[in-house]
RNA sequence: AAUUCGCCCUUAGAGUUUGAUCAUGGCUCAGGACGAACGCUGGCGGCGUGCCUAACACAUGCAAGUCGAGCGGAACUGUUUAAGUUUACUUUUACAGUUUAGCGGCGGACGGGUGAGUAACGCGUGAGUAACCUGCCUUAUACAGGGGGAUAGCCUUGAGAAAUCGGGAUUAAUACCUCAUGAUGUAUUCGAAUCACAUGAUUUGAAUAUCAAAACUCCGGUGGUAUAAGAUGGACUCGCGUCCCAUUAGCUAGUUGGUGAAGUAACGGUUCACCAAGGCGACGAUGGGUAGCCGGCCUGAGAGGGUGGACGGCCACACUGGAACUGAGACACGGUCCAGACUCCUACGGGAGGCAGCAGUGGGGAAUAUUGCACAAUGGGGGAAACCCUGAUGCAGCGACGCCGCGUGAGCGAAGAAGGUUUUCGGAUCGUAAAGCUCUGUCCUCGGAGAAGAUAAUGACGGUAUCCGAGGAGGAAGCCCCGGCUAACUACGUGCCAGCAGCCGCGGUAAUACGUAGGGGGCGAGCGUUGUCCGGAAUUACUGGGCGUAAAGAGUACGUAGGCGGUUUUAUAAGUCAGGUGUAAAAGGCAAUGGCUCAACCAUUGUAAGCAUUUGAAACUGUAAAACUUGAGUACAGGAGAGGUAAGUGGAAUUCCUAGUGUAGCGGUGAAAUGCGUAGAUAUUAGGAGGAACACCAGUGGCGAAGGCGACUUACUGGACUGUAACUGACGCUGAGGUACGAAAGCGUGGGGAGCAAACAGGAUUAGAUACCCUGGUAGUCCACGCCGUAAACGAUGAGUGCUAGGUGUCAGCGAGCGAUCGUUGGUGCCGUAGUUAACGCAAUAAGCACUCCGCCUGGGGAGUACGGUCGCAAGACUGAAACUCAAAGGAAUUGACGGGGACCCGCACAAGCAGCGGAGCAUGUGGUUUAAUUCGAAGCAACGCGAAAAACCUUACCAAGGUUUGACAUCCCUAUGAAAAGUAUAGAGAUAUACUCCCUCUUCGGAGCAUAGGUGACAGGUGGUGCAUGGUUGUCGUCAGCUCGUGUCGUGAGAUGUUGGGUUAAGUCCCGCAACGAGCGCAACCCCUAUUAUUAGUUGCCAGCACAUUAUGGUGGGCACUCUAGUGAGACUGCCGGUGAUAAACCGGAGGAAGGUGGGGAUGACGUCAAAUCAUCAUGCCCCUUAUAUCUUGGGCUACACACGUGCUACAAUGGUCGGUACAACGGGAAGCAAUGGAGCGAUCCGGAGCAAAUCCUUAGAAGCCGAUCCCAGUUCGGAUUGCAGGCUGCAACUCGCCUGCAUGAAGUUGGAGUUGCUAGUAAUCGUGAAUCAGAAUGUCGCGGUGAAUGCGUUCCCGGGUCUUGUACACACCGCCCGUCACACCAUGGAAGUUGGUAAUACCCGAAGCCGUUGAGCUAACCGUAAGGAGGCAGACGUCGAAGGUAGGAUCAAUGACUAGGGUGAAGUCGUAACAAGGUAAAGGGCGAAUUCGUUUAAACCUGCAGGACUAGUCCC
Repeated sequence: AAUUCGCCCUUAGAGUUUGAUCAUGGCUCAGGACGAACGCUGGCGGCGUGCCUAACACAUGCAAGUCGAGCGGAACUGUUUAAGUUUACUUUUACAGUUUAGCGGCGGACGGGUGAGUAACGCGUGAGUAACCUGCCUUAUACAGGGGGAUAGCCUUGAGAAAUCGGGAUUAAUACCUCAUGAUGUAUUCGAAUCACAUGAUUUGAAUAUCAAAACUCCGGUGGUAUAAGAUGGACUCGCGUCCCAUUAGCUAGUUGGUGAAGUAACGGUUCACCAAGGCGACGAUGGGUAGCCGGCCUGAGAGGGUGGACGGCCACACUGGAACUGAGACACGGUCCAGACUCCUACGGGAGGCAGCAGUGGGGAAUAUUGCACAAUGGGGGAAACCCUGAUGCAGCGACGCCGCGUGAGCGAAGAAGGUUUUCGGAUCGUAAAGCUCUGUCCUCGGAGAAGAUAAUGACGGUAUCCGAGGAGGAAGCCCCGGCUAACUACGUGCCAGCAGCCGCGGUAAUACGUAGGGGGCGAGCGUUGUCCGGAAUUACUGGGCGUAAAGAGUACGUAGGCGGUUUUAUAAGUCAGGUGUAAAAGGCAAUGGCUCAACCAUUGUAAGCAUUUGAAACUGUAAAACUUGAGUACAGGAGAGGUAAGUGGAAUUCCUAGUGUAGCGGUGAAAUGCGUAGAUAUUAGGAGGAACACCAGUGGCGAAGGCGACUUACUGGACUGUAACUGACGCUGAGGUACGAAAGCGUGGGGAGCAAACAGGAUUAGAUACCCUGGUAGUCCACGCCGUAAACGAUGAGUGCUAGGUGUCAGCGAGCGAUCGUUGGUGCCGUAGUUAACGCAAUAAGCACUCCGCCUGGGGAGUACGGUCGCAAGACUGAAACUCAAAGGAAUUGACGGGGACCCGCACAAGCAGCGGAGCAUGUGGUUUAAUUCGAAGCAACGCGAAAAACCUUACCAAGGUUUGACAUCCCUAUGAAAAGUAUAGAGAUAUACUCCCUCUUCGGAGCAUAGGUGACAGGUGGUGCAUGGUUGUCGUCAGCUCGUGUCGUGAGAUGUUGGGUUAAGUCCCGCAACGAGCGCAACCCCUAUUAUUAGUUGCCAGCACAUUAUGGUGGGCACUCUAGUGAGACUGCCGGUGAUAAACCGGAGGAAGGUGGGGAUGACGUCAAAUCAUCAUGCCCCUUAUAUCUUGGGCUACACACGUGCUACAAUGGUCGGUACAACGGGAAGCAAUGGAGCGAUCCGGAGCAAAUCCUUAGAAGCCGAUCCCAGUUCGGAUUGCAGGCUGCAACUCGCCUGCAUGAAGUUGGAGUUGCUAGUAAUCGUGAAUCAGAAUGUCGCGGUGAAUGCGUUCCCGGGUCUUGUACACACCGCCCGUCACACCAUGGAAGUUGGUAAUACCCGAAGCCGUUGAGCUAACCGUAAGGAGGCAGACGUCGAAGGUAGGAUCAAUGACUAGGGUGAAGUCGUAACAAGGUAAAGGGCGAAUUCGUUUAAACCUGCAGGACUAGUCCC
């Protein structure tokens, strides 16, 4: 220090459902680990580790031998003896040694391998054996005497290819046999003592029976036999623990027990005979599947979860199955026998084999090593020993397979080099990085020294570790990632392609997400990916979850087992708590210390729950006993009730029948029709028949367990409640299985049948309408009996008990009080505090706080489906998966949007009116068509007389043709020149080309400036693309009244409040109220015009008074009063009065006033919406073109024309046309202009030109109007299109293609279908007039004035908008969402006549080897024996058992199967539109039936997850 207790420490989250939020819930990620594999890369060392798949098959070598001190031989060597002789050999004696086949002993049952089998006393743990064995080893005691017969080898002979075998002769032993001896052994019998745990054990006495040996020797010893004991090892038994499936619920005949035998080392049905009928099982038997178990290992805060490779313990197995033998030990990995499969040899007759030992080979596989060295160490076998053997083991080799350590250099070094990348072109970055200078030496190379491991000798490793010297930066860095999670960003390429992706998701031309590059981040000799496990996941919840609406309370009750259980006392000690002891192997973990330079690694010491046993404690639980009364029940007395069952009775209504009255319709609907009716309906009166249901009372009233129960009476009957407190004395609660009840529909049998009414028929509706609506109508609905057993069977809320503020109703009782009223028990409602909840909500009738028991849930879909089973007559019910697929599905609440939801309000929105459009002709724009081109854009409102305030050329962007290429235009550079422009001429359609005329400025003379031409490239140029890359500008909702913020408050939060409410307004305008108080952008006001007036000023305006002149005229003097002009002011503010209102805001009316309630008009357009419009006004990113998509020129086109639409003009006529006369404006414009008077012309116009840069002159004539005349209702004296002729004007030019005039011509059109537009007062309508553009060219556009109406009850409806509220499955926001069939492709699954294979049993047949039994006529050494034989043994034969095999019928599992069924998935298929809003018939759940191709529809019954408003009634609050 670890351990226990206390303290301390230890526990992390993120992405993804939504517009956003909270919660639920799944999916995914970050961590760790690995006997791994794959990809890229790879310097060194140490320590570990390496067939997870085919317990697939194996060539070759090795892995178990040893002992000559057990035995007889054999061979060889040496010495020696002898003989023969050929003197060198042969034979021989003795001794010593070496080697050793065989007999014999010990070992081979260990060590080593593997995990197939096994769900088991197999394993783990703890006990037991009084039911056992144990070679070698240790201790102790005793003993070892005598004898005998064989046999292998060797020799010989035979068979065989071989393996091997047979016959004969001979021989030894520590081989074998017999006798003796022998107890403290064993067995039997008879006793004694002590003890224990049931059988019993221990000690002891007596008798009987019975059993032994082996020798060798180096003389030291070793070995042998018996007995007892120890140690070691084993065997058996028991408690507890040990995976999944109940879609496995019943299993079992040696089965369970007994008696007696057999067998075993030993208990035991282990086996046999007989007897009995037991034994196991919801506390999961039996069956099926899977699996060696553990110490440990991985993970985890822990509890747990996963796992069992290496190391260690146990078990099992050894080609597959069976069997025994030997032995101390095996039913035996490298032994035997048999059967089978396979392989090999063979002379075909027969034989041999078993790597899951170490190496190695083939195969399988994603994948796993050397046919190495050594017995030096450790250990094992044999031996007395030396030694021998040992693929155990020690080492080495291979592999980054893992863990650990080291290195690939260090310091200085800014011109911030070159180069790369990028850029806003300035720079930035790689980057002190490199180069360069100065150093170091780990690894490395070379040379030298050189261990420990060994205690004397012996070292495979190994000349290794280590040390010393020298050398030189030399040889040594990669992998993954950079959208978020998650550390790290830019460029280019690509363009929903190629591709990426763990989840969310990237990619459709500006990709930090693909690919590449630069840069960056992470780790580092590794880095990523894949797979598996734990974690995160409190996502199976013991620690530590839930069930009203998210998944989840059984439809309800009774009740068995089980679980739980009131108060008091005593005892006990099973649970519980405390202490001791035993065990918990070692290794591992943890802690401390130590050893390898550190670490990994290793060593030493310490340290544990659990189990067993023992000692104690006694509060609680249990057990036993005794009591108690409050839980529960009983008794007595009461009242309430649609509680149940049966029988009977009643009236109203519908229908039908009969009869009367009566006449033409009735009925039905949105509107109709089918239907009924002159054969008399409907209507009405009377009588009758029949069935079903019970108005009012009637009530968030009552009763019942639920389903459910409603006229009245009677009978029978269940339960609850109140009061009393007499009795029993815990008798209680819950309740798996089980049982009973259980709406409607449906089924069976028999009745009944009025109304209603699936199916069905007809009529409508409709695109269709197998529906909704209508007319009919059968099952059914009713009764009896029997089934079914389900519902949104709901309070979506299991039952029971206790506790926890109140208020207010109501039902049934009781008590107190004179009474008002108060108290109390049980039920039934509402509101509400605390608390709780994700929120909504619940709140004593809990969804609060607790306890007990049961049921149920674990993402969505597939699916309540399939298969199997049980039940049912059927329909079907109950039980109830998987493959596959998705990243969500779902809850509550929020903000919007939407609704064929509601309320309120506004608007020329409707209504009331006026005038139109839509019909005609023409003008103009658009579409379409055409074309060489008919340039482009605009597209519902909000494109279409729009861009265009004006296309003959130009414009012009289009087309054709002809030209130019640094360019028509800008800047820079170089060279040349002094021009160029302009004019003239020629060619040409012109652009253009050529020629002629003309010849710059300044100067300090160096040059400079300017201009032109030529050249080079940078560049110019583009009305080319993208308005979905943009700026700017604009439209629209909409001049609608809205849109927001700060602080505060409320809510977990999104958010709410403010901004809602009551009034009021044109207005979020104002007032009041209010958890809000303030503020901003909008509204209003401030600005301009206009209406009145004052004042100032008085020309170009004006002229009242005065004067002059004139036919006349402000023409003149004069004046500034008036008009007018244009500056400054005033005026109008609900200021005043009355009423209404809340004493408010405000509204109504009135006065005064030129004007009255924003006086009228304009400008002014909040936050935002529409990827609205515009790249062709302009600007601009990116892309594209560059002798062309640029630019110049001529001509053409934009002006086309079967047609369709929009916007206008002119008309259709008498409120008019024509003619004549006559009156009154305003805003504007004018010098390349407006142009008068005058003249010419019928006229357009022309000639001419006064005046005027304008309150001066001109334009300028105003028109409708008024006064006359004429026309007389017609295709006209309306209307003017079209066309012809003749002219005019502008302009280079009038053909395509302008405008105007005169004459002539004289079309359609007689007031316009469906539909649709504008307008509320100086407005509509009508009349003329001016301007911009412009050479010319308005019916368009923008202005101006003249004349000058009608109507408005009102807000039901249409359209648009605002506020509040409600529903929602919508949020791209209803142009939303979304369902099902069909068609196509793919995927997995079910069924299916069958087919194939496996597995485990059963029955029968056959029956190997072998044990056992019987037999044994054949054979036979030991012993006996008077020699005949006996005892004993063997072969053989037979029998039981018995593997493999065969046959049979089933069971079960899997594969496959024409065809078939539904399911799932799949950017743009078909048909409809079922659901979400009242989704246009409210939707949905259960059940049944019928029809339809299908989606679907319908009846009946039940539920609310059915909203808002009005009225009535009730209730509650104030």
Molecule: small-subunit ribosomal RNA
Organism: uncultured bacterium